[in-house]
Parts: sequence; structure tokens; C1' cells
RNA sequence: AGGAGUAUGCGGUAAUGGCAACCGGUCGGUCUCCAAAACCGAAGUUCCAGGUUCGAGUCCUGGUACUCCUG
Repeated sequence: AGGAGUAUGCGGUAAUGGCAACCGGUCGGUCUCCAAAACCGAAGUUCCAGGUUCGAGUCCUGGUACUCCUG
């Protein structure tokens, strides 16, 4: 320099262009003498900037970060 892949809550992962969900964790509650476990509930998320579309996590363009390949 060229090419490919990945980017989603705190962590690990889902999601045919149509309400962003599950598990763990955190917080609150129930239970308990206390705690753990169990159960109930809550907060919290699409890498950035544009474009297409009635509607974008998803499609398109550019960028950023990381990984891999070629030289």
C1' cells in the first nucleotide's frame, strides 16, 4: 500500500427491513434469625458521520478501532 472480517447494555451472545431480546452481573423487593439459593421487579445497549426507505441493528457510502491475509 492492497484485500477480507468484526464492532449491539457492565460481560457473553440473539434479532426475515417492522415493539432491540436472552443469560450472567448490578440495584430494589419477597422469603430467612442472618445470609446464600430460589422467586418477582427495575435500570442499562446497536462504533462514528451521512445516504436509501413509510420504517435501518440489518441495505449503501465514507471514517475510526481491533484481528487476519498479500506485498
Molecule: transfer RNA
Organism: Blastocatellia bacterium